[in-house]
RNA sequence: ACAGUUUGGUCGGGAGAGAGCGUCCCGCGCCGCCGAAGGAGCAACCGCCCCGGUAAACUCUCAGGCAAAAGGACCGGCGAAGCUGC
Repeated sequence: ACAGUUUGGUCGGGAGAGAGCGUCCCGCGCCGCCGAAGGAGCAACCGCCCCGGUAAACUCUCAGGCAAAAGGACCGGCGAAGCUGC
């Protein structure tokens, strides 16, 4: 240098659901909702088989969110660092 893989950086795209009501006012309380930050749970399968390991975009909504803004799983571009192989 090349290939694989991991991590975060940067740019672009990026859904859903009340601009709800009340209030001692920017906070809080209440009701109704959403799932794509994060978090939690489980199947097949595997094991040393009591039990444990192990997933998700599935499920739960603790958290978060429900005009805009911000955030946003995931996808793509750019470049960087680590590890492995040759």